RNAcentral holds the sequence, with entries from ENA. A computed fold for a 74-nucleotide RNA from Candidatus Nitrosocaldus sp., annotated as transfer RNA. The same sequence occurs in records of 2 taxa. The coordinates come from a structure-prediction model, not an experiment, and the mean pLDDT is 84. The source organism's lineage runs through Archaea, Thermoproteati, Candidatus Nitrosocaldales, Candidatus Nitrosocaldaceae and Candidatus Nitrosocaldus.
RNA sequence: GGGCCCGUAGCUCAGCUAGGUAGAGCAUCGGAUGCAAGAUCCGAGGGUCGCGGGAUCGAAGCCCGCCGGGCCCG
Numbered sequence: 001g002g003g004c005c006c007g008u009a010g011c012u013c014a015g016c017u018a019g020g021u022a023g024a025g026c027a028u029c030g031g032a033u034g035c036a037a038g039a040u041c042c043g044a045g046g047g048u049c050g051c052g053g054g055a056u057c058g059a060a061g062c063c064c065g066c067c068g069g070g071c072c073c074g
Base pairs, nucleotide, nucleotide: 001073002072003071004070005069006068007067010026011025012024013023020057028044029043030042031041032040050066051065052064053063054062
């Protein structure tokens, strides 16, 4: 230098193929239970969807460029 994959909540990841309200588990916080803690149950908060641009009425998902990580080729 070239090819492929990955980047979404504090963490691990779905959702992208086929555009239309951003989700799950764990963690955190509150409540129930309990002397208390744990376990269990109920609920809540938490997101520039890596960055910028484009097409579109509308983008996490399409197109272009860039950044970061991994693997391979030279």